Predicted 3D model of a 93-nucleotide RNA (Glycine riboswitch aptamer). Its Rfam family is "Glycine riboswitch aptamer". Rfam links the family to the GO term glycine biosynthetic process.

């Protein structure tokens, strides 16, 4: 400071998938089915150690990809992401 970016509180937008089923006052407990956008969890190029021609092995590696543990499947709630405002801090220049 015509502030990249972070990170806070408030405010708008904000997708999927069962108002299943049985017990029951219920959101609570079980049984099937499903969904991927709190949260968790693997990994490719690369990179880098060990080996030393077996493109061998370890090891760091990102996502909205993949898994579905947790979470959700009418409404409210909650919800990655994103926009505005206020504050903090603040990189290059």
């Nucleotide at each position: 400071a015509u502030g990249a970016u972070u990170g806070u509180a408030c405010g708008g937008g904000g997708a999927g998938a069962g108002c299943a089923c049985g017990u029951a006052u219920a959101g609570a407990c079980g049984u099937c089915a499903c969904c991927g956008a709190a949260g968790g969890a693997g990994c490719a190029a690369a990179u880098a150690g060990c080996a030393a021609a077996a493109u061998g092995u370890u090891a760091u590696g990102a996502a909205u990809c993949u898994c579905u543990c947790a979470g959700g499947u009418a409404a409210a709630a909650g919800g990655a992401c994103u926009c505005g405002u206020a504050c903090a801090a603040g990189a290059c220049g």